[in-house]
Context: one part of a larger RNA
RNA sequence: GAGCGAACGCUGGCGGCAGGCUUAACACAUGCAAGUCGAGCGCCCGUAGCAAUACGGGAGCGGCAGACGGGAGAGUAACACGUGGGAACAUGCCCUUCGGUUCGGAAUAACUCAGGGAAACUUGAGCUAAUACCGGAUACGUCCGUAAGGAGAAAGAUUUAUUGCCGAAGGAUUGGCCCGCGUCCGAUUAGCUAGUUGGUGAGGUAAUGGCUCACCAAGGCGACGAUCGGUAGCUGGUCUGAGAGGAUGAUCAGCCUCAUUGGGACUGAGACACGGCCCAAACUCCUACGGGAGGCAGCAGUGGGGAAUAUUGGACAAUGGGCGCAAGCCUGAUCCAGCCAUGCCGCGUGGGUGAUGAAGGCCUUAGGGUUGUAAAGCCCUUUCGGCGGGGAAGAUAAUGACGGUACCCGCAGAAGAAGCCCCGGCUAACUUCGUGCCAGCAGCCGCGGUAAUACGAAGGGGGCUAGCGUUGCUC
Numbered sequence: 001g002a003g004c005g006a007a008c009g010c011u012g013g014c015g016g017c018a019g020g021c022u023u024a025a026c027a028c029a030u031g032c033a034a035g036u037c038g039a040g041c042g043c044c045c046g047u048a049g050c051a052a053u054a055c056g057g058g059a060g061c062g063g064c065a066g067a068c069g070g071g072a073g074a075g076u077a078a079c080a081c082g083u084g085g086g087a088a089c090a091u092g093c094c095c096u097u098c099g100g101u102u103c104g105g106a107a108u109a110a111c112u113c114a115g116g117g118a119a120a121c122u123u124g125a126g127c128u129a130a131u132a133c134c135g136g137a138u139a140c141g142u143c144c145g146u147a148a149g150g151a152g153a154a155a156g157a158u159u160u161a162u163u164g165c166c167g168a169a170g171g172a173u174u175g176g177c178c179c180g181c182g183u184c185c186g187a188u189u190a191g192c193u194a195g196u197u198g199g200u201g202a203g204g205u206a207a208u209g210g211c212u213c214a215c216c217a218a219g220g221c222g223a224c225g226a227u228c229g230g231u232a233g234c235u236g237g238u239c240u241g242a243g244a245g246g247a248u249g250a251u252c253a254g255c256c257u258c259a260u261u262g263g264g265a266c267u268g269a270g271a272c273a274c275g276g277c278c279c280a281a282a283c284u285c286c287u288a289c290g291g292g293a294g295g296c297a298g299c300a301g302u303g304g305g306g307a308a309u310a311u312u313g314g315a316c317a318a319u320g321g322g323c324g325c326a327a328g329c330c331u332g333a334u335c336c337a338g339c340c341a342u343g344c345c346g347c348g349u350g351g352g353u354g355a356u357g358a359a360g361g362c363c364u365u366a367g368g369g370u371u372g373u374a375a376a377g378c379c380c381u382u383u384c385g386g387c388g389g390g391g392a393a394g395a396u397a398a399u400g401a402c403g404g405u406a407c408c409c410g411c412a413g414a415a416g417a418a419g420c421c422c423c424g425g426c427u428a429a430c431u432u433c434g435u436g437c438c439a440g441c442a443g444c445c446g447c448g449g450u451a452a453u454a455c456g457a458a459g460g461g462g463g464c465u466a467g468c469g470u471u472g473c474u475c
Stems, first nucleotide, its partner, number of pairs: 001475004006471005013347006019340002021305001026303003030300003035064003040061002043058006071258003080183007089175002094171008102136004111126006142151003156163003184230003191221003196218008233255004237248004260281005283294004311337001313336003319333001320331004350380004360371004384416001386411005394402001419464005424445003430459005440447002
């Protein structure tokens, strides 16, 4: 000098764009953050109707989604990440192509009845449907097998035009796995290792593999730093620097990891699953003491910690996502608004004229000098702000939270809008008074003990400016 997710002190007019718990991965009241489908299914309720039925609603069975989106950085020095390769894999929804969609069956929730329980909830009996479940048939492809041969499927719905379902192949996308190279500090850590290293066989997996197991061999790693200890999410980037480099990894984007702590599997195309399940633990809450309920590192918000970080806001209008044929529903993703000078950028706080160089202040050699065209006065202007009127784009036919916002027009009136730090040298800017090694200043050198340009005040001056200084950190 530059920079910052900054904080603190003094001060503070407006707008645009951005940013906003760096600390306790501390504990959380309350509300919301993942639902949807009646064009899969039976039932119940309401309205209309004599009824058939139509419309609307509800819980349940069933399907898809809840593995995305959102948050955090605890762990991790590792194929975690970055980069470049590889072969032994999977892939719901989507696209292309080929073939099929046949015949039956037995249940079960809802519901009714009877119980148990304080509750959470739960037991028994009976009834019923399906795109829920099971069996038979069939098999262009497919799988097993050297072959002969064997195995394996489906679901219908409606507004009658579609859309589903099953088998198979290919694609796209996404993901799993392996490898080369790169990735902090410590040797006051020098030896480490028994599924350890390799082989054969088997199991397991979507798949390779000590991934697991049996047997066999005795290997494998290490001063080119193994092992151990400490620290840490990694990267694109960001800051600085002429560069090389150094530091860093907030916001945005990619990957990884985690979801009170530890462990486990289930379902599923995909999880070992933040707002799913089970077990254990700590904590909190309810209880009739028998037993139960919970998980904000989602958005707001509370307590606490801290130098320090915001609203218990609006809307699904746009973009995107889930479900649905659709209408639509849901969406604290998102888009907006609110708060904060936290930062960057822009604008304003007026312009011209005005000498008797007014008054006042300060200094003075008492003549004057300076503040100073500064003020007043006179002539103008109206940005921003205020008041009144009009009023968007963003939306492609409809639909606008933002928002009566941006923007435009008119009106009044200089009117409502300047501070902070410094003035001994470095370093730009000097005098007077007070104080008297006191009070104090200070980044370094150093000032202050009776004329202090260095302390405090005043006048004057310098610098920056809605900011200015200080502190901390990085280069």
The part of an RNA shown here (small-subunit ribosomal RNA, 5' domain) has 475 nucleotides and comes from an uncultured Bradyrhizobiaceae bacterium. The RNAcentral record of the full RNA draws on ENA, Greengenes and SILVA. The coordinates come from a structure-prediction model, not an experiment, and the mean pLDDT is 88. Rfam family: Bacterial small subunit ribosomal RNA.